[in-house]
């Protein structure tokens, strides 16, 4: 970025596009260039602009939300705006803290999971790429399809470590 109303529909690497790049037309007013041209430059119209893994108790809050992959190294996954399950605080319910109970203090879980460190072990990502079929004058763009490739995080083992206080109890 013109306001209002209703009605639908779509989502979190989601949506969007004033800057950037890049395409197509067109132009010759100023700049730049020069014999001219246009490699510059206006206007107008389009292209592009996050690949997937993980993540939602209510409520507020702030705002720069975890991971890694792939391109590229002057060549946009820049850049800009809204948003988003990460984050903070306090509520709710719960778990750990070494026999049980109550309270408090720590750290934790959120619908069936849950103290903290350490090590080990466990995994068919897509996209890029190759190949075929559209679409567009182009810049790009949809669709199938082969063949790979991670990391957090989560799960299992293993070994360590983990507050008071009152009670019951003697396991």
């Nucleotide at each position: 970025a013109u306001u209002u109303g209703u009605u639908g529909u779509a989502a979190a690497g989601c949506g969007c596009c004033a800057g950037g790049a890049c395409u197509g037309c067109a132009g010759g007013a100023a700049a730049c260039g020069g014999a001219a041209a246009g490699c510059a430059c206006u206007g107008c119209a389009g292209u592009u602009g996050a690949c997937g893994a993980g993540g939602u108790g209510g409520a507020g809050g702030a705002a720069u939300a975890u991971c890694g992959a792939g391109a590229a190294c002057a060549g946009a996954u820049c850049g800009g705006c809204g948003g988003a399950u990460a984050c903070c605080u306090c509520c709710c319910g719960g778990u750990u803290u070494u026999g049980c109970g109550u309270c408090a203090g720590a750290a934790c879980c959120g619908c069936g999971g849950a103290a903290c460190c350490a090590c080990a072990g466990u995994a068919c990502a897509a996209a890029c790429c190759g190949g075929c079929a559209g679409g567009g004058u182009g810049a790009c763009u949809u669709g199938c399809u082969g063949a790979a490739c991670a990391a957090a995080g989560a799960c299992u083992g293993u070994g360590g470590u983990a507050u008071g206080a009152c009670g019951c109890u003697u396991g």
The RNA shown here (glmS glucosamine-6-phosphate activated ribozyme aptamer) has 171 nucleotides and comes from Paenactinomyces guangxiensis. The sequence was found by an Rfam model in a public genome assembly. It matches the Rfam family "glmS glucosamine-6-phosphate activated ribozyme aptamer". For this family Rfam cites "Control of gene expression by a natural metabolite-responsive ribozyme" (Winkler et al., Nature, 2004). Gene Ontology terms of the family: regulation of gene expression and catalytic activity. It is annotated as a riboswitch. Its mean pLDDT, the model's own confidence on a scale to 100, is 75. NCBI's taxonomy places the organism under Bacteria, Bacillati, Bacillota, Bacilli, Paenactinomyces.